Annotation
The RNA shown here (Bacterial RNase P class A) has 368 nucleotides and comes from an uncultured Methylococcaceae bacterium. Of the family's consensus pairs, 97% are formed in the model. It matches the Rfam family "Bacterial RNase P class A". By type it is a ribozyme. It was read from a public genome assembly, where an Rfam model found it.

[in-house]
RNA sequence: UGAGCUGGCCGAACAGUCGCUGUGUUGUUGUAAAACGACGCAGAGGAAAGUCCGGGCUCCGCAGGGCAGGGUGCCAGGUAACGCCUGGGGGACGUGAGUCCACGGAAAGUGCCACAGAAAAUAUACCGCCCCUCACCUAGAAUCUUUAGAUUGUAGGUGAGGGGUAAGGGUGAAAUGGUGUGGUAAGAGCGCACCGCGCUGCUGGCAACAGCAGUGGCAGGGUAAACCCCACCCGGAGCAAGAUCAAAUAGAGGAAUAUACGCGUGGCCCGCGCGGUUCCUGGGUAGAUUGCUUGAGCAUCAGGGCGACCUGAUGCCUAGAUGAAUGACUGUUCCCGACAGAACCCGGCUUAUAGGCCAGCUCAUCAU
Numbered sequence: 001u002g003a004g005c006u007g008g009c010c011g012a013a014c015a016g017u018c019g020c021u022g023u024g025u026u027g028u029u030g031u032a033a034a035a036c037g038a039c040g041c042a043g044a045g046g047a048a049a050g051u052c053c054g055g056g057c058u059c060c061g062c063a064g065g066g067c068a069g070g071g072u073g074c075c076a077g078g079u080a081a082c083g084c085c086u087g088g089g090g091g092a093c094g095u096g097a098g099u100c101c102a103c104g105g106a107a108a109g110u111g112c113c114a115c116a117g118a119a120a121a122u123a124u125a126c127c128g129c130c131c132c133u134c135a136c137c138u139a140g141a142a143u144c145u146u147u148a149g150a151u152u153g154u155a156g157g158u159g160a161g162g163g164g165u166a167a168g169g170g171u172g173a174a175a176u177g178g179u180g181u182g183g184u185a186a187g188a189g190c191g192c193a194c195c196g197c198g199c200u201g202c203u204g205g206c207a208a209c210a211g212c213a214g215u216g217g218c219a220g221g222g223u224a225a226a227c228c229c230c231a232c233c234c235g236g237a238g239c240a241a242g243a244u245c246a247a248a249u250a251g252a253g254g255a256a257u258a259u260a261c262g263c264g265u266g267g268c269c270c271g272c273g274c275g276g277u278u279c280c281u282g283g284g285u286a287g288a289u290u291g292c293u294u295g296a297g298c299a300u301c302a303g304g305g306c307g308a309c310c311u312g313a314u315g316c317c318u319a320g321a322u323g324a325a326u327g328a329c330u331g332u333u334c335c336c337g338a339c340a341g342a343a344c345c346c347g348g349c350u351u352a353u354a355g356g357c358c359a360g361c362u363c364a365u366c367a368u
Stems, first nucleotide, its partner, number of pairs: 001364010012333007020043010045339001049350002052348005057238004064270004069234005074088005089103001090101004104229002109227002111223003126169002128165012141152005177195006196218001197216008242290004252281006261275004297316008334337001
């Protein structure tokens, strides 16, 4: 200097005028409720999005037991809790800083591995290699006999049959452990060495695991984000939950059911509680208040911890709308403005994001 990785922050700014919502003080009108003013304070996010998880809170249920069902899946911690976060182990990717993991079990069982290939499990032989037999061809040798024939081997080739083989080649994502070496007719864990795998023991670690030693020729592989097995966890419904006040009616009509029945906040069974419950037709009312914002809250400092985080002290209060509040205008500035608007609240995860800033780390090149 360039290219990267990780973490954090801002996200148009300032001033003025008018306007909107909440709230405090206060004035006027009013019996009151309330209405209209003045002044002050506060007023959308890092994701408010997704509605994917976990809870707080409210209500139902003698809130119990079981089955089905669902969720998570290495180990140890953090947390109110989690499928989240932190640290560690293992694996994959990357030169590296780092990133990702749907990471229990294939020796309980079942299923699947297309096509190709001989063969993908009750394993096997397409090409090839070796041995034996027969037939033919070529080369040359030896012996016998009578010019030329006969007999017996040897080497090579071609074809047929029989036996051995899984080393070499082919197919495939994957071929029955891998590499080397010895041996063999040719080969093969057939033997040996190392690696891999199984079992046992020791050492380190809370553990997941790692290392070392011994032993065994060794169950053919993969797949559980296939069924399944194992371990742990799980009531339900939800602020349109719920509570209070007001209003209104037709306490109307019909049907079914009755302790062997029906109802009781996911399904089924048992238990328990209640005695009514369910369906259809028709009619009336539906406004206001509350829940509603002080929180597992935030900031700073100190201590503990590798860290997530915990403890203590001090300080702060920061939207509560309800067809839905922050908008309009003017001036200046420059980074010329991205993704985008609360609706009970909080902790996470995921997704989107113009431009800019800070800190640490890695790699490459150059100079000293």